[in-house]
Transfer RNA from candidate division WWE3 bacterium UBA1401, 74 nucleotides, folded computationally. Model confidence (mean pLDDT): 81 of 100. It matches the Rfam family "tRNA". Rfam links the family to the GO term triplet codon-amino acid adaptor activity. Taxonomically the source falls in candidate division WWE3 (Bacteria, Bacteria candidate phyla). The sequence was found in a public genome assembly.
RNA sequence: GCCUCCAUAGCUCAGCGGAUCAGAGCACUCGGCUUCGGACCGAGGGGUCGGGAGUUCGAAUCUCUCUGGGGGCG
Numbered sequence: 001g002c003c004u005c006c007a008u009a010g011c012u013c014a015g016c017g018g019a020u021c022a023g024a025g026c027a028c029u030c031g032g033c034u035u036c037g038g039a040c041c042g043a044g045g046g047g048u049c050g051g052g053a054g055u056u057c058g059a060a061u062c063u064c065u066c067u068g069g070g071g072g073c074g
Base pairs, nucleotide, nucleotide: 001073002072003071004070005069006068007067010026011025012024013023028044029043030042031041032040050066051065052064053063054062
């Protein structure tokens, strides 16, 4: 330098044949239970889907570009 994959909640990830309220588990907060705590049960908060631009009535999802990371080739 070229090819390819990945980037979504604090963490690990799903969603990527365009329209469903952006979700799960863990973590966190509150309540219940308990002498207290853990476990367990219930409820809740937390995201402008890596940045920018484009296509579209509509984009996490499609296109371009940039950034960061993994793999391969030279």